[in-house]
């Protein structure tokens, strides 16, 4: 794009086509071939007409074949047409072009010419019979264009001979002669009959070429090829018979399965071509299946016959009778196909003189959107841009949408009336004209199924008429709401797991429209079977190599032919379609008419470049030959010297071998090791190399013998002899088989040791087959350059091998080989690049999405092992290639980190403290889970907090506002019930200009949720990581992904800087600015400082003063690899360099680049969506978050003498303080209480402790530890029981340095001392965040463990190595192979039997005859029997394979 189409949803109307694709299944009932009386004999039935007879006077009944006319019956003609329908058919069946000198042909035309003389029957009628019925039987009678006998007898067959042309042969035609044999029908003219020739029409046969799949069908044939003869036939012919040969047929594909009517056409397609044969034509083949003839011009006959099956129907059980694949209709069958119509008006056709009758062909109508065309369902105006509705919002709007409503026109369609055709011209009558016995012409007359239908007027009225699908991409067109991986949708790719442009509905849109999706089927797009028009190195594909047959292809020049080729002229190439022009139906669909085109056969005439045939010549192709080399080429002998093993003798002693490391093994019966000599088999060390030959597997110590190649070189010879190569041979590594031999060393199997979780392995000690000869299978390799072969052309460099020529001995030149790199070209890229995978020739092989699968079946070879050949169900949407970015590697470079290492000191073990898990409970609220949770959210749970958990209670506590009612409240005080919230009593109680204001209550919107989802989200954090990396614009490279830059060489903490450089520049990050610290200046001098001066105290900057110092806190300076040596290009590095307080980032913070983990958090808040609303909200008591068999993480405190107890003396910083910090002074043993000064703070409050100094304790579970338990107070606070800290007394548990692992720190760190502040009434603080005292060790290094960065490299991984992704085992499904066996189909093969009918023989029986009944014979359809082949089905059992 298309359809004989189906289905779902709709549907106004015409015209024009089409309408069983399935069961060639089975049919009820009608109807579909009959005519002619102008052939007969006749008269059942109708009308007339004559006569009778009963009479109701016009009616019924008899009688005549008289006349029309005609049942059946004889007779001609027709029934072979027309109509059906594809069942077989792979075939002369079909199409195309030819042939018949190998042939028939009724009816029709035409031309000659004849048409005479008898005959006997026979249906019908009539008579008698059987039968249920189809039907049948005897008798007697009767006609014919029925049938027979004879005359004529052209002609036509035969034979016999002959003349004469003519043709491609075989032969043919004309002509006379004998001889044999064959015709008729008549009727009243008409109208027939007979015999032969022409024609035309139809058949028939025979050929050339074309016509489907499979070769897992390769051989097939016996009447099979031919011959010669005979029958047969319209006619050739194995068509059939008889003899005789042994032929015929095939890789150009017989044979044999399998399918299937064949054409013109038809659909697509640019064409080539795919595909397909509905309508309409032509051919062909069937007619219930299967055989047979008869009859005819013509049939082996759809609506004939005979016979045999099957089915079906009638019956009296004795027999009979059917055939819709004709038109209509009925079952069945399906998804699925129409009416038991009307007419012979018209076309056609049968009979007929002829009226005419037949005619389900045909013409029409009915039904169906099945399809094509055309119409129409209204046109114009109409904005408040109207109402609904639906969605979106910034609340303004948007869109349905000029749509409606309204106004005005129109009238096509349909409706109602009214008029209405064309198709009809004949033939036939009738008239009249023309020729002259029978036609032709002119007038007028007869006829219409459709149909009162097409048309055509008129009438009223927008009146009568819009649906389908689809909206993610492809694909034109979006948003709500339901739904939640459900329900569902999908052509492919793929939506759905709470925000779905995808599923459902809805608005809106888009697309076609009386149609519009869906499915099914072909083409195209697909260059996806590539002739036009593809490939084969790595994507699927080059055969292991060669020889060689058919076959294809094929140097130079000349002749000649004309097969291809080309060109020009006949034949045909049916019509209808298709294409153009015209024309007709209102247009188109349809049709009608004329051209073109049918691209092709078949024939003739011409043309010779190119191919081919033939002839002839050459020599450059190929080959010979010579001459000079060459080599690990082949095959066979000869033979050499290291090695190793054995054997045997010496000399020797405890070991030896072996491995990562051992064992097993050998060895004191003397190994190993060394020497000597003997012996045995296998490979050949150096030479030795991108080395050489070799067709390829492949060949390597030396020499002979044989044999074959290659290369150059020649003015030698042949003279296209060449190329490739299907089937076919030959040769083919290791491995493997057979037979015989050898067998040092290695060494599958095996046996042991060891490795290990195991270890049928990698390692070890041993060992059989092999491995090696000789003969013979096997025929396969990642047989590879993953690159078939040959000839030719096409740009360079630079090695090598083996010749030749030339040399100035340096080299140059050329010829065949083997290698590297590029160039153009080529190729997806990788790459290849004269040894193409580049630009052509030729020829073979081989591919067509991934598994199934190189499997299964067959079939060949093989001794087996296998090996060649080679499917298909069924699965999957992919599988591959070649590069890119990543990410990954128990890859490979460089580099850095408390990463190791080297060290200090911990955790794990004790006890307790905390937080987590895990149990438990009403609740033990929730998050937070590797690193990057677990002294985390929580910088502070006894009520509150507080989410939770029981019970009681509210229905809005709180905050705004709007309306509407209602009140003068409310508040506060006492008080009574209750756990309390809470209710309940008493009491006090507004302003006002009267307008209202103020307040309360109450209703109604409005609230409220720590309810869910951090995987819808903002903000905010963590980690990687304070790692040094992410990136961009331009250019450029690459088909592109994406690459350069950003890589290279330094260099550096640092993509930090240099240098180089198809890049050049930037940007986020690094650095550096910013804050604290270290040093110095300056300035300022209180609450802070006191050198100096003076005054005061027992003492204190106290006090007068001072400005210097130290402190405060502003602003400056300093440091920059600046200097200096050294090495470097250069950055920069090095240096116990100098200066300097500080040196190479001085230390310290803050600051976290592009992202990563759907990382955390809706419980800090925000915020979408969902959910609740006398509850999931809110208020109160009580309780819980504090539970306890355990298990983890984070810490305190010990375990002691480097230490505890006593006492004594010092020295900080940073912070905090009024519902507070608290000097002092008194009580208490103590928490602490009573009194009370300063201080809102550089003014006042707080004892630093570790240290040092003396004393004591002597290694004990202690003067160490201090859990735990009893008592007793003390503070906070409404409360300290669950469940608070502190004090004294009292008790004195575990634990003596911690297993396996593990964790922090590189200098003022670590360790270790104390001291402050947040929350907070108090505090479970050992916790956090922050001050300063005291103050160390150690870093050889980067080999390994983590973890990161950069290059590189490999990858079948991209959710990215926690990836991917293999096979058993287990269950499910699902197609497949094998199989005892069981069943079926179709086709043949032998043998019985064999109907009907042809034909042939006979024949004592009919008949004069002709024939005929009978009788036997040959073929056969059909049955039966037997053994096989083959194609399916099924089946225990079993096999691999897909899927999950």
């Nucleotide at each position: 794009g298309a359809u004989g189409a189906a289905c779902g949803c709709u549907a106004g109307c015409g015209g024009c086509a089409g309408g069983c694709c399935u069961a060639a299944c089975a049919c009820a009932u009608g109807c579909a071939a009959g005519u002619c009386g102008a052939g007969g004999g006749g008269u059942a039935a109708c009308a007339g007409g004559a006569g009778g007879u009963g009479c109701u006077u016009g009616c019924a009944c008899c009688u005549u074949g008289c006349u029309g006319a005609c049942g059946a019956c004889c007779g001609g003609c027709g029934c072979a047409c027309g109509g059906g329908u594809g069942c077989g058919u792979a075939a002369c069946g079909c199409g195309u072009a030819u042939a018949c000198a190998a042939u028939c042909u009724a009816c029709c035309u035409u031309u000659u010419g004849c048409u005479g003389a008898g005959g006997g029957a026979u249906a019908g009628c009539c008579c008698a019979g059987a039968g249920a019925a189809a039907u049948u039987u005897g008798g007697a009678u009767u006609a014919a264009c029925a049938c027979c006998u004879c005359a004529u007898g052209g002609u036509a067959u035969c034979a016999u001979a002959u003349u004469a042309u003519c043709g491609c042969a075989u032969g043919g035609u004309a002509a006379a002669a004998u001889g044999a044999u064959u015709a008729a029908a008549g009727u009243u003219u008409a109208c027939g009959g007979c015999a032969a020739g022409a024609g035309a029409u139809g058949a028939g046969u025979a050929u050339g070429c074309g016509u489907c799949c499979u070769a897992u069908u390769a051989g097939c044939u016996a009447g099979a090829u031919g011959g010669u003869g005979u029958g047969g036939u319209a006619a050739c012919g194995g068509c059939a018979c008889a003899c005789c040969a042994u032929g015929g047929c095939a890789a150009c594909g017989a044979u044999a399965g399998g399918u299937a009517g064949g054409g013109g056409c038809c659909c697509u397609g640019a064409g080539a071509g795919g595909g397909g044969g509905a309508u309409c034509c032509c051919c062909c083949a069937c007619a219930c299946u299967g055989g047979u003839a008869c009859u005819g011009a013509g049939a082996c006959a759809c609506g004939g016959a005979c016979c045999a099956g099957a089915c079906u129907c009638c019956u009296a059980c004795g027999g009979g009778a059917g055939g819709c694949a004709g038109c209509a209709g009925u079952g069945a069958g399906g998804a699925a196909u129409a009416u038991u119509g009307g007419a012979c008006a018209a076309u056609g056709g049968g009979c007929g003189c002829a009226a005419g009758c037949c005619u389900g062909a045909u013409c029409c109508a009915g039904c169906c959107a099945u399809g094509c065309c055309g119409c129409g369902u209204g046109c114009a105006g109409g904005a408040a841009g109207a109402c609904u509705g639906c969605c979106c919002u910034a609340u303004g709007g948007g869109u349905u949408g000029u749509a409606a409503a309204c106004u005005g026109c129109u009238u096509u369609u349909a409706u109602a009336c009214a008029g209405g055709a064309a198709g009809a011209a004949a033939c036939c009558u009738a008239g009249c004209c023309a020729c002259g016995u029978g036609u032709g012409g002119c007038u007028a007359g007869c006829u219409g199924a459709c149909g009162g239908u097409a048309c055509u007027g008129u009438a009223a009225g927008a009146a009568u008429a819009a649906g389908g699908a689809u909206c993610g991409g492809c694909u034109a067109a979006c948003u709500c709401c339901g739904u939640g991986c459900c329900a569902g949708c999908a052509g492919c790719c793929g939506c759905g797991g709470u925000a779905a442009u995808a599923c459902g509905g809805a608005g809106g849109a888009u697309c076609c429209a009386a149609g519009c999706g869906u499915u099914a089927u072909c083409c195209g797009g697909a260059a996806u079977c590539a002739u036009u028009g593809g490939g084969u190195u790595u994507a699927a594909a080059g055969g292991g190599u060669c020889c060689g047959u058919a076959g294809g292809u094929g140097g130079a020049c000349a002749a000649u032919u004309a097969a291809g080729u080309c060109a020009g002229g006949g034949g045909u190439g049916a019509a209808a379609g298709u294409c153009u022009g015209c024309a007709g139906c209102u247009c188109a669909a349809c049709u009608g008419u004329a051209g073109a085109a049918u691209u092709g056969c078949c024939u003739u005439u011409g043309a010779u470049a190119c191919u081919g045939g033939u002839u002839g010549u050459c020599u450059u192709g190929a080959g010979u030959c010579a001459u000079u080399a060459u080599g690990a080429a082949g095959u066979g002998g000869u033979u050499a010297g290291a090695a190793u093993g054995u054997g045997u003798a010496g000399u020797g002693u405890a070991g030896c071998g072996g491995u990562g490391a051992a064992a097993u093994g050998c060895a004191u019966a003397g190994a190993u090791a060394u020497u000597a000599c003997a012996c045995a088999g296998a490979a050949u060390a150096c030479c030795g190399a991108u080395u050489g030959c070799g067709a390829a597997g492949g060949c390597a110590g030396a020499u002979c013998a044989c044999u074959a190649a290659u290369a150059a070189u020649g003015u030698a010879c042949u003279g296209a002899c060449a190329c490739u190569g299907a089937u076919g041979g030959a040769c083919g590594a290791a491995a493997g088989c057979g037979u015989g031999g050898g067998u040092a060393g290695c060494g599958a199997a095996c046996a042991g040791g060891a490795u290990u979780a195991g270890a049928u392995a990698c390692c070890c000690u041993g060992g059989u087959a092999g491995u090696c000869c000789a003969c013979g299978c096997c025929g396969u390799a990642a047989a590879c350059g993953a690159u078939g072969g040959u000839c030719a052309c096409u740009a360079g460099c630079u090695g090598u091998u083996c010749g030749g020529a030339c040399u100035u001995c340096g080299g140059u030149c050329u010829g065949a080989g083997u290698g590297g790199c590029u160039a153009a070209g080529c190729g997806a890229a990788a790459g290849u690049g004269a040894u193409a995978a580049g630009u052509g020739a030729c020829c073979c092989a081989c591919c067509u999405g991934g598994g199934g699968a190189g499997u299964a079946c067959g079939u060949u070879c093989g001794c087996a092992a296998g090996a060649a050949u080679g499917a298909a169900a069924c699965u999957c949407a992919a599988a591959g290639g070649a590069a890119u970015u990543g990410a990954c590697g128990g890859g490979g470079g460089c580099c850095c980190g408390c990463a190791c290492a080297a060290g200090c000191g911990g955790u794990g073990g004790a006890g307790c403290a905390u937080g987590u898990g895990g149990u438990u409970u009403a609740a033990u609220u929730c998050g937070a889970u590797g690193a990057u949770a677990c002294g985390c959210g929580a910088g502070g749970a006894a009520c509150c907090u507080u989410a939770c958990c029981a019970g009681g209670g509210c229905u809005u506590a709180a905050a705004u506002g709007u309306a509407g009612a209602u009140u003068g409240a409310c508040a506060g005080g006492u008080u009574u019930a209750g756990a309390g919230a809470u209710a309940g009593a008493c009491u006090u109680u507004c302003c006002u200009u009267c307008g209202g204001g103020c307040a309360a209550u109450u209703u109604a919107c409005a609230a409220g949720g720590u309810g869910c989802u951090g995987c819808a989200u903002g903000g905010u954090u963590g980690u990687c990581g304070u790692c040094a990396g992410c990136u961009c614009g331009u250019g450029c490279c690459g088909u592109g992904a994406g690459g350069u830059g950003u890589c290279a060489g330094g260099u550096u903490a640092a993509g930090u800087c240099c240098u180089a450089u198809a890049a050049c520049g930037a940007g986020c990050g690094c650095a550096a600015c910013c804050c604290c610290u270290g040093u110095u200046g300056u300035u300022a001098g209180u609450u802070g400082c006191c050198a100096g001066c003076g005054a005061g105290u027992c003492a204190u900057g106290u006090c007068g003063g001072g400005a210097a110092c130290u402190c405060u806190a502003a602003c400056a300076a300093g440091a920059c690899u600046g200097c200096c040596a050294g090495u470097g290009c250069a950055a920069a590095c090095u240096g116990u360099g100098a200066g300097g307080a500080a040196g190479g980032u001085g230390g310290g913070g803050a600051u976290g680049a592009c992202g990563u983990c759907a990382a955390a958090u809706c419980a800090u808040c925000a915020c979408g969506g969902c959910c609740c609303u006398u509850a999931c909200g809110u208020c109160c008591u009580g309780g819980g978050c504090u539970a306890c068999a355990c298990a983890c993480g984070u810490g305190c405190u010990a375990c002691a003498a480097u230490g505890g107890u006593a006492g004594g003396u010092a020295c900080a910083g940073a912070g905090a303080g009024c519902a507070g910090c608290c000097a002092c002074u008194g009580g208490g043993u103590g928490a602490c209480c009573a009194g009370g000064a300063g201080c809102g703070a550089a003014u006042c409050u707080a004892u630093a402790a570790a240290a040092c100094c003396u004393a004591u304790c002597a290694c004990a579970g202690u003067u160490c530890g201090g859990a735990u338990c009893g008592g007793a107070g003390u503070c906070u606070g409404c409360a300290a029981c669950u469940c608070g800290a502190c004090u004294c007394c009292g008790u004195g548990a575990a634990g003596c340095u911690g297993g396996a692992a593990u964790c922090g720190c590189u200098a003022g760190u670590a360790a270790u001392c104390g001291g402050a502040u947040a929350u907070c009434a108090g505090c479970c603080a050992u916790g956090a965040u922050c001050c300063g005292g005291u103050g160390a060790a150690u870093a050889c290094g980067u080999u390994c463990c983590c973890g990161g960065g950069c290059c590189u490299u490999g990858u079948a991984c991209a959710c990215a190595c926690c990836g991917c992704c293999c096979g058993u085992c287990a269950a499910g499904c699902c197609a497949u192979g094998g199989a005892a066996g069981c069943u079926g189909g179709g086709a043949g093969u032998g043998c019985c039997u064999g109907a009907a009918g042809u034909c042939c023989g006979u024949c004592a029986c009919c008949g004069u005859a002709a024939g005929g009944a009978g009788c036997g014979g040959c073929c056969u359809a059909g049955g039966g029997u037997a053994a096989g082949a083959u194609c399916g089905g099924u089946a225990a059992c079993u096999a691999g394979g897909g899927c999950u």
Background: Small-subunit ribosomal RNA from an uncultured bacterium, 1444 nucleotides, folded computationally. Its Rfam family is "Bacterial small subunit ribosomal RNA". Gene Ontology terms of the family: structural constituent of ribosome and ribosome.